[in-house]
């Protein structure tokens, strides 16, 4: 320089184009306990940016940005 894959919470990860975008780990906070763990209960956190399609875009279409693979 080309193709391809991948980007959602702080970390790994769900999500037929249509439900309040959800789980697990952590993180708080509170029960419990003489204290801590645990184990219950509860809260805060997120769609890499831009742009178009659409009644609706996490999901589809381009362009950039990052990270990883392949060609030469």
């Nucleotide at each position: 320089a080309c193709u391809c894959c991948a980007u959602u919470a702080g970390c790994u990860c769900a999500a037929c184009g249509g439900a309040u975008a959800g789980a697990g780990c952590a993180u708080c906070g509170g029960u419990c306990u003489u204290c801590u763990a645990a184990a219950c209960c509860g809260a805060g956190g997120a769609u890499a940016a831009g742009a178009g399609u659409u009644c609706a875009a996490u999901u589809c279409u381009c362009u950039u940005g990052u990270g990883g693979a392949g060609u030469g």

The RNA shown here (transfer RNA) has 72 nucleotides and comes from an uncultured Eubacteriales bacterium. Its mean pLDDT, the model's own confidence on a scale to 100, is 81. Its Rfam family is "tRNA". It is annotated as a transfer RNA.